[in-house]
Molecule: c-di-GMP-I riboswitch aptamer
Organism: Marinobacterium iners DSM 11526
RNA sequence: CUCCCGAAAGGGCAACCACUGUUCGCAGUGGGCGCAAAGCCUAGGGUCUGCAAUGGAUGAGACUGCCUGGCUACCGAA
Repeated sequence: CUCCCGAAAGGGCAACCACUGUUCGCAGUGGGCGCAAAGCCUAGGGUCUGCAAUGGAUGAGACUGCCUGGCUACCGAA
């Protein structure tokens, strides 16, 4: 100097609920389930929605807060 782990500190994200507004898409405020990548990408798997349905095949959308993978990343005690 770089990489990995991660206490502490300062912060961040925000399930779901309530209130308000609403162009009904969502936004703001408060509470805060939880998250060290709960930042980004559907590349693979998975789940969900829905069309068709006698059967098979094919195709669309959603979930990154389902997992794997890839890229990037604040602070750094032992």